[in-house]
Molecule: Lysine riboswitch aptamer
Organism: Paraliobacillus quinghaiensis
Parts: sequence; structure tokens; C1' cells
RNA sequence: CGAUGAGAUAGAGGCGCAACCUAAAAUCAGUAACCCAUUGGAGCUGACCAUGAAGAUAAUGGGUGAAAGGGUUAGGUUGCCGAAGUAAGUGUGCAAUGGUCGUUGCUAACUUAUUGGUAUAUUCUUGAAUAAAGAAUCUACUGUCAUGUCUUUUACGUGAUGAGCUGUUGAUCGA
Repeated sequence: CGAUGAGAUAGAGGCGCAACCUAAAAUCAGUAACCCAUUGGAGCUGACCAUGAAGAUAAUGGGUGAAAGGGUUAGGUUGCCGAAGUAAGUGUGCAAUGGUCGUUGCUAACUUAUUGGUAUAUUCUUGAAUAAAGAAUCUACUGUCAUGUCUUUUACGUGAUGAGCUGUUGAUCGA
């Protein structure tokens, strides 16, 4: 000096990412639930127990009338730059009811794969929601590297994208 390998360490991108706490209002919703009256006449449940002619499920009218989750605004704290997200699998815990099982949903953690970041729009999914979130696609901006032209401050174009890029440094091999 070069090569190898996800070496080690420290950094950069920007409306940068995520979590937590506090406060307020809205929505959830005149919903659920409970009570009264009327109609009606045997189930209600995935199954069983409980419960039901002292009237089930259901419907109509009236009265009382929530909560959770999600989200908005403002302030604060913490961890960070595969920050974080998504999909599949394993899976702790929780919820759905009067109880048990089943079923479904949410969720800690781990493994594999995948996305550089931000924003608008469209479609789909979730959701009570036109809130918000997620996925895909297009467009724009932006970071990094390579490359071409010009310029030597840089600008423009093309391609790619994080196991990347930049700084320092170690190991092995070769000259």
C1' cells in the first nucleotide's frame, strides 16, 4: 500500500424515529346497561351449567344514563439513527359472559424476511369515525455512494440504496 471479513468504536441525514407522564376538550353516545308500560308466547348460547309462564329471545314507547380503546391540542421526560415500521412463525399475559370450556381479538419477548428518510395523492385494510394508523403505487423533496459533463466554491444528469456511508482503530493474508 492492497485484499478479506456484518471486526471494534464514534458520528451524520431532519417537520428525523419511538416510548412514557401531566392537563384539557371533543368523539365514543343518548350507545351499552338498568327501570317502567305494552305486544307476544319459548327459548337465550358455539356447547354446558345457571336462568325462563312470577313470562325467555325479540319489538314499540318512556325514564335514568356510562365506560374502555382510539385520537386532537399544549407542556415535559427518556432512549436513540434499522432509529423504527410491516409480514410470517413461536409465544407470556390480558379481554370479550352470570360461570366453565371453546372461539376470536389485543399484547411482552424471540426468530426469519423486508423497507434509507419525509410529504401529498389514489386504492385497500383496521376503526363508531370524514379522526388516526398500516400496506401498495405514483410524484416531489432530501441523505449517502458510484458515475458522466461542466466547474473547481459547485451545479446538472444517470444508476443504486442502511449488513449502507464518514472518521479513528484492531486482526489475518499478500506485496